[in-house]
Model confidence (mean pLDDT): 75 of 100. This is a predicted structure of a 392-nucleotide RNA (Bacterial RNase P class A) from an Alphaproteobacteria bacterium. NCBI's taxonomy places the organism under Bacteria, Pseudomonadati, Pseudomonadota, Alphaproteobacteria. The sequence was found by an Rfam model in a public genome assembly.
């Protein structure tokens, strides 16, 4: 100095003027009053992801006869962390890299079912297309063979395919073959380590049913719905229920009456009028219930900096400090100027780099709260490690 890996931080700065909105304190007005309108003052006002709505919680209701089993969903290598998780943090293992690291839905395929497209002789009780080899026959002959056919014998060599019944080598054999041996690789086993998952060493066995569970299934675990439009509460005008007082036309029918019926008048709807049809006692006062509206749910929390101790770590514990958005379909904004990371352009310098004009901030924005994942993101700025090369 060049390539790399892993983690953190940070996401323009400052003032000036103009709004936006939480929340206290005053003044003014309305109002019985809660409270509401207007001013002025001081004070709080986005993010790491607020975002996707994926998981897991708090918190509300709602259900519970079985408290578990069935049926559906979820997760699945071991250990730990957490309120909880599918998450984190730490080993195992498999796969990649020289190497820091990086990567895996990583439980059972000897419980049963299904599949394995093309291509190939065959995709799973294995089998032979090409080929190897013994034999027997007919031809040929330059006597080594060769060629055609029959019979068996092999699976080494060739083909096909993601995948072809252990892999390399060496003997062996007609030719071959775990037929034999050696190593590797699998199976069964003892022992040792390690809480475990796994590992090591060794003995034994010639070697066994290929691969798919992100197919069904099996086996272990875990899981009651719905969600702040949850849920509570106060509550208008009309209309519409119940009480309960006062008043009510003509007739008829039943009753001593009080009334109760029924019929006609009247009265409201059918835009008005007729004719229809249709529903009806007015008026006042009390009570409930739902609509519109308003309050609560709602900002002290698994809270946020530090310091200390435990632990490799996630984390946990203790001791100080700090209160830090929250309102409705939703305020957090606009301009001005200095200035800045960085970009052009011009000038100057031999360079390193100065001047000077100009442009000029990435993803994106709460909506009941938290853990997490997982997605997007211009530029900066820090740490720790790996490789290679120079030089000391």
């Nucleotide at each position: 100095u060049c390539a790399g890996a892993g983690g953190g931080c940070u996401g323009g700065a400052u003032g000036g003027c103009c709004g936006c909105u939480g929340g206290c304190c005053c003044c003014g007005g309305c109002g019985c009053a809660a409270g509401c309108c207007g001013g002025u003052g001081c004070u709080g006002g986005a993010g790491g992801a607020a975002a996707g709505u994926c998981c897991g919680g708090g918190c509300u209701c709602c259900a519970c006869g079985g408290u578990a089993a069935g049926a559906c969903g979820g997760u699945g290598c071991c250990g730990g962390g957490u309120a909880a998780c599918g998450c984190c943090c730490g080993g195992c293992g498999g796969g990649g890299g020289c190497g820091a690291c990086c990567u895996c839905a990583g439980g059972g395929a000897a419980a049963g079912u299904g599949c394995c497209a093309c291509a190939g002789a065959a995709a799973a009780c294995a089998a032979a297309c090409c080929g190897c080899c013994a034999c027997g026959c007919g031809g040929u002959u330059u006597c080594g063979g060769c060629c055609g056919u029959g019979c068996g014998g092999c699976a080494a060599g060739g083909g096909u395919g993601a995948a072809a019944a252990g892999g390399u080598g060496c003997g062996g054999u007609a030719a071959g073959a775990g037929c034999g041996c050696a190593c590797c690789g699998c199976a069964u086993u003892g022992c040792c380590g390690g809480u475990a998952a796994c590992g090591g060493c060794g003995a034994u066995g010639g070697c066994a049913g290929g691969g798919c569970a992100a197919a069904c299934c099996c086996c272990a675990c875990c899981g009651g719905g719905a969600g702040c439009a949850a849920g509570a509460c106060c509550a208008a005008a009309u209309a519409g229920g119940g009480g309960u007082g006062g008043c009510g036309g003509u007739u008829c029918g039943c009753g001593c009456a009080a009334g109760c019926g029924g019929a006609c008048a009247g009265g409201g709807c059918u835009u008005u009028a007729u004719c229809g049809g249709u529903c009806u006692g007015c008026c006042g006062c009390c009570c409930g219930g739902g609509u519109c509206g308003g309050u609560c749910g709602c900002g002290c929390g698994a809270g946020g900096c530090g310091c200390c101790u435990g632990g490799c770590a996630a984390c946990a514990g203790g001791c100080g400090u700090c209160c830090c958005a929250g309102a409705g379909g939703a305020a957090u904004g606009g301009u001005c100027a200095u200035c800045u990371a960085u970009c052009c352009u011009g000038c100057c310098g031999c360079a390193g780099g100065g001047c000077a004009g100009g442009g000029g901030g990435a993803c994106a924005a709460a909506a009941c709260c938290c853990g997490g994942c997982u997605u997007a993101c211009a530029g900066g700025c820090c740490c720790u490690c790996u490789g290679a090369c120079a030089u000391c």

It matches the Rfam family "Bacterial RNase P class A". Rfam describes the family as follows. Ribonuclease P (RNase P) is a ubiquitous endoribonuclease, found in archaea, bacteria and eukarya as well as chloroplasts and mitochondria. It is annotated as a ribozyme. The model forms 96% of the base pairs in the Rfam consensus.